Record summary: A computed fold for a 163-nucleotide RNA from uncultured Eisenbergiella sp., annotated as Lysine riboswitch aptamer. The sequence is in RNAcentral, with records from MGnify. Model confidence (mean pLDDT): 81 of 100. Rfam family: Lysine riboswitch aptamer. Its family is annotated with lysine biosynthetic process in the Gene Ontology. About the family: Riboswitches are metabolite binding domains within certain messenger RNAs that serve as precision sensors for their corresponding targets. Allosteric rearrangement of mRNA structure is mediated by ligand binding, and this results in modulation of gene expression. This family includes riboswitches that sense lysine in a number of genes involved in lysine metabolism, including lysC.
[in-house]
RNA sequence: GAUAGAGGCGCGGGCUUUAUCAGUACCAGGCGGGCAAGGGAGCAGGACAGCCGUCCGCAGGGGAAAGGAAAGACCGCCGAAGAGAACGUCCCCGGUCCGGGGGAUUUUCUCUGGGGCACGGCAGAAUAUGCCGUGCACUGUCACAAGAAUGUGGAGCGCUAUC
Repeated sequence: GAUAGAGGCGCGGGCUUUAUCAGUACCAGGCGGGCAAGGGAGCAGGACAGCCGUCCGCAGGGGAAAGGAAAGACCGCCGAAGAGAACGUCCCCGGUCCGGGGGAUUUUCUCUGGGGCACGGCAGAAUAUGCCGUGCACUGUCACAAGAAUGUGGAGCGCUAUC
C1' cells in the first nucleotide's frame, strides 16, 4: 500500500401497508361584527402592478395533504452514519422586486467507537420520534500496569487477519 473482516436492541436508503396528523387546514352557504380604495388579502414586513371586496367570530354541512412514526420484505453498508459552520447551486413561503424565514444538495473544515438510561435544550400536532449537551453504568478495540482477578488511559485517519 492492497484485500477481507469484527463490535450489535449496529447504521442508513427507497418501496408497500397502517395509525396519527384531524374533524385540523381548506371549500360553499347562514348569522353577527370590523375596515371602506389613503381599504382588504403572503411573513403581524415594505414598494409596484393586478383584482374588488376583505378580515374576524359562532353553529351546522363537506373535508385533505406533507413532514415525522410503526411493521414487512428488499437494497447499501461498519465514519456505517449523525451534527455544527462556511462558499456555491436549486426549491418553497401570492404576480414582480427588496428584506426575512424554511428546505434540499456538492465541496471544505470541526466534533462523535457503539447502543442504552436519566436530566436539560431545540424541532415537532404530539406524551410519538429525531438531533444536541451533560452524567451514569454497559459493550467492543488498542496501549500500559499486574502473578492473576482486574485497573487506568486513548480514539475509528482506529483495530484484527492475509498478501